[in-house]
Context: one part of a larger RNA
RNA sequence: CUGGGCGUAAAGAGCGCGUAGGCGGGAUAGCAAGUCAGAUGUGAAAUCCUAUGGCUUAACCAUAGAACUGCAUUUGAAACUGUUAUUCUAGAGUAUGGGAGAGGUAGGUGGAAUUCUUGGUGUAGGGGUAAAAUCCGUAGAGAUCAAGAGGAAUACUCAUUGCGAAGGCGACCUGCUAGAACAUAACUGACGCUGAUGCGCGAAAGCGUGGGGAGCAAACAGGAUUAGAUACCCUGGUAGUCCACGCCCUAAACGAUGAGUGCUAGUUGUCGCCAUGCUUGCAGGGCAGUGAUGCAGCUAACGCAUUAAGCAUUCCGCCUGGGGAGUACGGUCGCAAGAUUAAAACUC
Numbered sequence: 001c002u003g004g005g006c007g008u009a010a011a012g013a014g015c016g017c018g019u020a021g022g023c024g025g026g027a028u029a030g031c032a033a034g035u036c037a038g039a040u041g042u043g044a045a046a047u048c049c050u051a052u053g054g055c056u057u058a059a060c061c062a063u064a065g066a067a068c069u070g071c072a073u074u075u076g077a078a079a080c081u082g083u084u085a086u087u088c089u090a091g092a093g094u095a096u097g098g099g100a101g102a103g104g105u106a107g108g109u110g111g112a113a114u115u116c117u118u119g120g121u122g123u124a125g126g127g128g129u130a131a132a133a134u135c136c137g138u139a140g141a142g143a144u145c146a147a148g149a150g151g152a153a154u155a156c157u158c159a160u161u162g163c164g165a166a167g168g169c170g171a172c173c174u175g176c177u178a179g180a181a182c183a184u185a186a187c188u189g190a191c192g193c194u195g196a197u198g199c200g201c202g203a204a205a206g207c208g209u210g211g212g213g214a215g216c217a218a219a220c221a222g223g224a225u226u227a228g229a230u231a232c233c234c235u236g237g238u239a240g241u242c243c244a245c246g247c248c249c250u251a252a253a254c255g256a257u258g259a260g261u262g263c264u265a266g267u268u269g270u271c272g273c274c275a276u277g278c279u280u281g282c283a284g285g286g287c288a289g290u291g292a293u294g295c296a297g298c299u300a301a302c303g304c305a306u307u308a309a310g311c312a313u314u315c316c317g318c319c320u321g322g323g324g325a326g327u328a329c330g331g332u333c334g335c336a337a338g339a340u341u342a343a344a345a346c347u348c
C1' cells in the first nucleotide's frame, strides 16, 4: 500500500461557521471530455510466450509467429458520468400566521438566609466532637428584639421537563437579539451535503491590570487522632471564588457513539404546535422533540434496536502490539503555567 476497523479492546477532532476539494434530485434536446466499438500509424533490437530447427542432450543458439495490454490520428455510438440550453418541484430556502422555551446580552428591582456594625433586654456560659481541646465570653458572649451595612446565591415551583452547536443556561421586570418546531403551500427553482487549510466559540483551574470581598476555602497556623499523621475530624485563615477588560484553550469537553440523506415490526409515557370528532373535557390522529420497553437485523459479549451500534450511500477526522511517550528535539502559539504538532535508541 491493500485489507480491516473506531460505544466498552488502539481509534470520532470539545463544538460550530466555512474556503479549496470530493459528492449531489426529476424531464427534454444538443455536444462528445470521460466511456465503448472499428480502422490506420507507431509501439527498435534483445528479453518473455508458441512452433520448428542446430550443437550427442540440457543450458545455449537460430528462424518464424504471436505478443508488447501503450500512445497518436481518424470514423462512429450516446445509455451512464461530464457539459450547454430549456424546464419541473419531492431536496434547500423565502414569505405569512399564532404559539413554546433556565437560548444570548445589557440595565433595573425584590425577598429569604449567612456575616458584620450600632442600640435595647438579659446572665454565665457558648461553640465544637465519637470524645475533647485549640477558639469566643463578666472589657457582658451565646440567646432575643430593632435598625443599618455589604457581598454572593436565587428555596419551593423543578421533572427521564425545556432551550442551546458544544461549553452551558434556573428569582422578578424591561430593552435589544439569535435559533428551532408547527400551520398555510403564496414565492425562488437544486440555490444542496460534507469540509483539508482557515476563522470563531469553548467548564473549572490558572495568569495580567483595576475593583470587590458576606459565605466558602487550596496554601498556612493551631487543636485533636496516631507508633508517626506533612491526612481524614475541629478552630481559624490567605490566594481564589464575584465584577470589568485582556489572556490561557484544556477536561471522564461522555451518548466514552463525526456530519448528512434514504430505507427497515410494534407497544407505552411525556414537552411543543396543528387539525378532527363529539357527550365541552375527553377520545383517537398528524408533524417535531425527549424517555421506557421490544421484533428483524447487528454485536466477542455486554448490549444497540426508526434518537441504530440494522441495511445502504456521500464527505471529513482518527487507529495499526505493550513500555519508552503524548515524552525529547525542532517549529508554531502563550506574560507565565504550559498548549499544540510529534519521534528515535533501547526493551518485553
Base pairs, nucleotide, nucleotide: 004319005318006317007302008301012316014201015200016199017198021194022193023192025088026087027086028085029084030083031082033081034080035077036076037075038074039073040072041071042070049065050064051063052062053061054060091191092188093187094186095184096183097182103177104176105175106174107173108172109171110154115149116148117147118146119145120144121143125136126135162169163168206247207246208245209244210243211242215241216240220236221235222234223233258315259314260313261312262311263310266293267292268291269290270289272287273286274285276283277282278281297304298303321348322347323346330341331340332339333338
Model confidence (mean pLDDT): 86 of 100. The part of an RNA shown here (small-subunit ribosomal RNA, central domain) has 348 nucleotides and comes from Streptomyces griseocarneus. Lineage of the source: Bacteria > Actinomycetota > Actinomycetes > Streptomycetaceae > Streptomyces.